RNA sequence: ACUUAUUCUCAGGGCGGGGUGCGAGUCCCCACCGGCGGUAUCCCAGGAAUACUGGGGAGCCCGCGAGCGCUCCUAAUAUAGGAGGUCAGCAGAUCUGGUGAGAGGCCAGAGCCGACGGUAAUAGUCCGGAUGAAAGAGGAUAGGA
Numbered sequence: 001a002c003u004u005a006u007u008c009u010c011a012g013g014g015c016g017g018g019g020u021g022c023g024a025g026u027c028c029c030c031a032c033c034g035g036c037g038g039u040a041u042c043c044c045a046g047g048a049a050u051a052c053u054g055g056g057g058a059g060c061c062c063g064c065g066a067g068c069g070c071u072c073c074u075a076a077u078a079u080a081g082g083a084g085g086u087c088a089g090c091a092g093a094u095c096u097g098g099u100g101a102g103a104g105g106c107c108a109g110a111g112c113c114g115a116c117g118g119u120a121a122u123a124g125u126c127c128g129g130a131u132g133a134a135a136g137a138g139g140a141u142a143g144g145a
Stems, first nucleotide, its partner, number of pairs: 002144009016030004031125002033114002035064004042056005059112002067090002069087001070084006094110005116128003
């Protein structure tokens, strides 16, 4: 280092300015943000090296997570709470040019997207479920070949 079991820790960012209005962090103009794993014509470091080794690299390419829904259970049954975790179903969004053998990822430009409930007014950015859950990441202990 591999593998099995147990266990611990960690695991999401963002409304600033202006306008309208009785009222907007919700509308309009400008702005701001980007979870986890995979992929890699990119970057960094080591190296004599185009071998090789280590690290990083996609919101919109593939997949996952949370959420809604659904099913079941309970109760004081138009509702609330609990369980299941994909089970009917919902679950976002990219083009153009360049380089190149090849671009969905690089470079340049222009676009686009964002659960549910709440609210003096429609919310990716405020409040709430959530001091929750979790994709996963990293350790510890015991065993195995």
A computed fold for a 145-nucleotide RNA from Sporomusa malonica, annotated as FMN riboswitch aptamer (RFN element). Taxonomically the source falls in Sporomusa (Bacteria, Bacillati, Bacillota, Sporomusaceae). The model forms 100% of the base pairs in the Rfam consensus. The sequence is in RNAcentral, with records from Rfam and Ribocentre. Its mean pLDDT, the model's own confidence on a scale to 100, is 78.